[in-house]
RNA sequence: AAUGACUGCGGCGAUGGAGUUCGCCCUAACCGCCUGGCUCAUUCAGAGCAUUGGCUGAUGACUCCUACACUGCG
Numbered sequence: 001a002a003u004g005a006c007u008g009c010g011g012c013g014a015u016g017g018a019g020u021u022c023g024c025c026c027u028a029a030c031c032g033c034c035u036g037g038c039u040c041a042u043u044c045a046g047a048g049c050a051u052u053g054g055c056u057g058a059u060g061a062c063u064c065c066u067a068c069a070c071u072g073c074g
Base pairs, nucleotide, nucleotide: 008026010025011024012023013022016065017064018063019062020061021060032055033054034053036051037049038048039047040046
C1' cells in the first nucleotide's frame, strides 16, 4: 500500500424532525420519474453527458409533529 474478516452507542435509504422496525454500506451505501438535446454505437437494443419543459412525494415501511396544498365550517 492492497485485499479480506470482525466490530460499531457509526453512516445511508430523491424535500424537515422524532420513535419503532426492515434493508444496505465500510469510503461506500444514497442522490425520483417523464419528455426533448448531444456523443458512442446502429440490425435490434443499449451506454454516457448536460440540461429545456413537465410531474409525484416531507416515511425504505408504520406512527406522530412541522411546513406546503385542497375542501368544509366558525
A computed fold for a 74-nucleotide RNA from an Acidobacteriota bacterium, annotated as Fluoride riboswitch aptamer (crcB RNA motif). Model confidence (mean pLDDT): 75 of 100. It was read from a public genome assembly, where an Rfam model found it. It matches the Rfam family "Fluoride riboswitch aptamer (crcB RNA motif)". Rfam 15.1 lists 2,293 matches to the family in 1,982 species.